Predicted 3D model of a 135-nucleotide RNA (SAM riboswitch aptamer (S box leader)) from a soil metagenome.
Rfam family: SAM riboswitch aptamer (S box leader). Gene Ontology term of the family: regulation of gene expression.
The sequence is in RNAcentral, with records from MGnify.

[in-house]
RNA sequence: CUCAUCCAGAGGGGUUGAGGGAAACGGCCCGAUGACACCCCGGCAACCACCGUGACGUGACUCGAUACGCGAGGCCGCGAACGGCAGGUGCCAAUUCCGUCCCACACCGCAGAGCGCGGCGCUGGGGAAGAUGAG
Numbered sequence: 001c002u003c004a005u006c007c008a009g010a011g012g013g014g015u016u017g018a019g020g021g022a023a024a025c026g027g028c029c030c031g032a033u034g035a036c037a038c039c040c041c042g043g044c045a046a047c048c049a050c051c052g053u054g055a056c057g058u059g060a061c062u063c064g065a066u067a068c069g070c071g072a073g074g075c076c077g078c079g080a081a082c083g084g085c086a087g088g089u090g091c092c093a094a095u096u097c098c099g100u101c102c103c104a105c106a107c108c109g110c111a112g113a114g115c116g117c118g119g120c121g122c123u124g125g126g127g128a129a130g131a132u133g134a135g
Stems, first nucleotide, its partner, number of pairs: 001135006011041005019030003024100004042092003047088002050084004056079004061073004096129001101126004105121001107119004
């Protein structure tokens, strides 16, 4: 830099001792009943790897007839799908805790015949940023 995913899931112990939830701001939470972090154990998930399946797709090969495009075949290759496994990562408060930018919608206010201006959100979609994996 590119692509995919991010509303599911999964906690105990030890060490430490004051902040933490990525950054700024706002909100809301967690935290001396010890958060965050680190270590150990346990767990979750299944991105990659690996294994398997057949009335899937495709390529090559072999064979057949030939109306040059078909048909058939198998301890063949690749891909997709599905299933398995748990080797490499990852993860185990809250949607990535929520918002910030854009669009739509709902509502409110102001204007008033101009179809607008402003505000706002337990709404929907997208973006930005970030995280994780693979390249």